[in-house]
Context: one part of a larger RNA
RNA sequence: GGUCCACAGGUGGAUGCCUUGGCGCACCCUGGCGAAGAAGGCCGCGGCAAGCUGCGAAAAGCGGCGGGGAGGAGCACACAUCCUAAGAUCCGCCGAUAGCCGAAUGGGGUAACCCACCGAGCGCGAGUUCGGUAUCCGCACCUGAAUAUAUAGGGUGAGGAAGCAGGACUGGGGGAACUGAACCAUCUCAGUACCCCGGGAAAAGAAAUCAACAGAGAUUCCGAAAGUAGCGGCGAGCGAAAUCGGAGGAGCCUAAACCGUCCGACCACUAAAAUGCUUAAUGACAUUUAUAUAUUAUUAUGAACUUUUUAAAGCAUUUUAGUGGUCGGAUGGGGUUGCAGGACCGCGACAACUUUGUCGUCAUGAUAGGGGAACGGUUUUGGGAAAGCCGGCCAGAGGGGGUGAAAGCCCCGUACCCGAAAUGAUGACGGCGAGGGAGCGGAAUCCUAAGUACGGCGGGGCACGAGAAACCCCGCCGGAAUCCGGGUCGACCACGAUCCAAGGCUAAACACAGGGCGCGACCGAUAGUGCAGAAGUACCGUGAGGGAAAGGCGAAAAGAACCCCGGCGAGGGGAGUGAAAGAGAACCUGAAACCGUGGACCC
Numbered sequence: 001g002g003u004c005c006a007c008a009g010g011u012g013g014a015u016g017c018c019u020u021g022g023c024g025c026a027c028c029c030u031g032g033c034g035a036a037g038a039a040g041g042c043c044g045c046g047g048c049a050a051g052c053u054g055c056g057a058a059a060a061g062c063g064g065c066g067g068g069g070a071g072g073a074g075c076a077c078a079c080a081u082c083c084u085a086a087g088a089u090c091c092g093c094c095g096a097u098a099g100c101c102g103a104a105u106g107g108g109g110u111a112a113c114c115c116a117c118c119g120a121g122c123g124c125g126a127g128u129u130c131g132g133u134a135u136c137c138g139c140a141c142c143u144g145a146a147u148a149u150a151u152a153g154g155g156u157g158a159g160g161a162a163g164c165a166g167g168a169c170u171g172g173g174g175g176a177a178c179u180g181a182a183c184c185a186u187c188u189c190a191g192u193a194c195c196c197c198g199g200g201a202a203a204a205g206a207a208a209u210c211a212a213c214a215g216a217g218a219u220u221c222c223g224a225a226a227g228u229a230g231c232g233g234c235g236a237g238c239g240a241a242a243u244c245g246g247a248g249g250a251g252c253c254u255a256a257a258c259c260g261u262c263c264g265a266c267c268a269c270u271a272a273a274a275u276g277c278u279u280a281a282u283g284a285c286a287u288u289u290a291u292a293u294a295u296u297a298u299u300a301u302g303a304a305c306u307u308u309u310u311a312a313a314g315c316a317u318u319u320u321a322g323u324g325g326u327c328g329g330a331u332g333g334g335g336u337u338g339c340a341g342g343a344c345c346g347c348g349a350c351a352a353c354u355u356u357g358u359c360g361u362c363a364u365g366a367u368a369g370g371g372g373a374a375c376g377g378u379u380u381u382g383g384g385a386a387a388g389c390c391g392g393c394c395a396g397a398g399g400g401g402g403u404g405a406a407a408g409c410c411c412c413g414u415a416c417c418c419g420a421a422a423u424g425a426u427g428a429c430g431g432c433g434a435g436g437g438a439g440c441g442g443a444a445u446c447c448u449a450a451g452u453a454c455g456g457c458g459g460g461g462c463a464c465g466a467g468a469a470a471c472c473c474c475g476c477c478g479g480a481a482u483c484c485g486g487g488u489c490g491a492c493c494a495c496g497a498u499c500c501a502a503g504g505c506u507a508a509a510c511a512c513a514g515g516g517c518g519c520g521a522c523c524g525a526u527a528g529u530g531c532a533g534a535a536g537u538a539c540c541g542u543g544a545g546g547g548a549a550a551g552g553c554g555a556a557a558a559g560a561a562c563c564c565c566g567g568c569g570a571g572g573g574g575a576g577u578g579a580a581a582g583a584g585a586a587c588c589u590g591a592a593a594c595c596g597u598g599g600a601c602c603c
Base pairs, nucleotide, nucleotide: 001602002601003600004599005598006597007596009595010594016588017552018551021523022522023520024519025518027516028515029514030513031512032164033163040101041100042099043056044055045054047079051075052074062095063094064093065092066091067090071083072082073081106115107114108113116133117132118131119130120129121128122127135161136160137159139157140156141155142154143153169199170198171197172196173195174194180187184233209216210215220247221246222245223244224243230238231237251505252504253503254449258333259332260331261330262329263328264327265326266325267324268323269322270321271320272319273318274317275316276315277314278313279312283308287304288303290301291300338483340448341447342446343445344442345441346440347439353436354435355434356433357432358431359430360429361428362427363426364425366423367422369418370417371416375391376390377389379388380387392409393408394398400412401411402410454478455477456476457475458474459473460472461471464490485500486499487498488497489496539546540545559587562574563573564572565571
C1' cells in the first nucleotide's frame, strides 16, 4: 500500500411511511372588469414590523343590517398595552373611505414625478378646501374665413368610445415555412402557426334544401354510415354525403302591389294680388270736321285727335292659396308565400291565445348559518386504547377527517330536516304599458327583392388538384325572365320530381375558462404544477426572456433548569423532560459511494 471481514463509528440523504400541494373526470353555477378611473403596480398603514396577507392619510381598518356565542388583537408561538355578554374576534350582504402611477384624460415626463389655468367657499394675508380643464365620434346650439349666400374652421352643452383579460373557446379579415413525398416543383404540412376586428358563448338557422317516383321537412352537436364513395405527380397522402340512432326543439319580421297622411318637383284649372302691354267705355276742356234742328248767337248728336280720371276685360310675368293629376321622398296601415301567395272585389271576425317591458306577490335556488341518534368496563398490553376481552346501544347517520395506536356510538361531521334583515338569479301568477293575432269565395288587372340570376375570362370554396365538373363565392367584361315566371336534381337535352334566390332576426342541445361540490386500478417531494416553504421568488440576462433549490423533532415544547471542560465561544460531558434524545432543533426512518478504527491475509 492492497484485499476481505467487522463496528451501539463518521459522513451522506437513498429507501420506507406521511401529506398541507398538484393532476384528471363528472355535475351545477358564473362568464366579464373599466373615465363613478379597471387590470396591474409604486408608496404607505402595526406599540415594537424585514417578508407575506389585509387595508389606504378614515390605512391588519370605519358604518348599517343579518349570522354566531366566548374568547379576541392575521401568518406569528415572546413582551407590552388593550377589546369583549351594553355580544367582541369571526362569517355573509349593503355601504363609507379608497394616497400616487397606470387607458391616465389639465400640460409635461426618464411610470409611481414636475409644472399649471378656470370657478366656488374660507382666510386680513401668505394661502387653503372643493369642483373643473385630454382626444375622437355622432347630436344640439352659438359663432364663423378666402367669398355675397354658404362652406371649411372655432366654441359650448349633454351623451358615447378608449384600456384590460383567458396563454382558453368561437366567428370574420389576412396568412407562412420547416416538414412529408426517403430528392423536388403540383401536392403535403395547413387555412395550421402568427397578425388584426368581434362574442359570452360564438357561428349557423326556418329550404330557389335533400331525396328519388317513396318520401323527408330550419340550424347545431354526439354515435354509426366509413377510412366507405371518391379525390390524388392515382405518389405521399386527402377524405365526404344521403340515410339511420340519439341530444335539443321554435319559429318569425321586412321589401313590393294597394290605401291614408305629410313634404318636394312638374302640369292643368280656379281665385286673389302686383307689374307691364293692349282694348273698350264714361266725363271734361280746347281744336278740326260732318250731319240734323232752330237759325243771329247758340245748342244737340256723331266722328277724328289730345289730355285726365275711374272702373273693367284680355294677354304676359311673378307671388300666394285651393282643387285635381303625374313623379319622387318620408311615415302609418296592408302584406310575407310554392298545394303559389298577396294586392283588388264580395262575405265574415276583432277573440281565444301569445310576445315583451316594468311593478307587485309567491315559489325555488345562491351569497352567512341552525338542529342532528347511539358506550361503558378500577378488564389485558402499553407512555398512550380507538387494539384484545367482556357486556351494551344507534342507524334515513357503518361517507370522511381528528383524537397519544386501529372509534358507527369521544370531537368535527354524515343521512335527514330547518333557515335570510340585505343583494343578485330563475320560474309562476297578477296589475299596468306596448306588440302580434283568421277564414271563405270571385276575377285574372297589379305585386312578389336587377346591374341581380346567368354567360365568357381569371381565381377561390366545396373530401373533389380543370377533370365529363355540376353546386357556392369573388374580380373584369357582357347581361335575363316576371307566375303562361324562375332555381335545383353532378357536363348537357327531354320528360318528370322538387323548391322559390338576389332583405333581415332567432333560444336550446355544442366549445372553453373560473368558482363550488363529488370522485379517481392519478402523483406522493429528482414524483405531481415551474412553485406542498417570502415562487414566477432568489438568481442570470442591456433586453425580449430564462428560471431554481428548499417538506417531516415529539402525542404534547414537556425545546434540556442546574453543574462541569472550553475563548463569558463553537462543541461536548452530566443532570432533567420524554415511551424513545441511538427523537436535541444540522432533529422520523437513515441504504450506498466516501472517510475512519480494529482484525486476518498478501506485497
Large-subunit ribosomal RNA, domain I from a termite gut metagenome, 603 nucleotides, folded computationally. Its mean pLDDT, the model's own confidence on a scale to 100, is 80.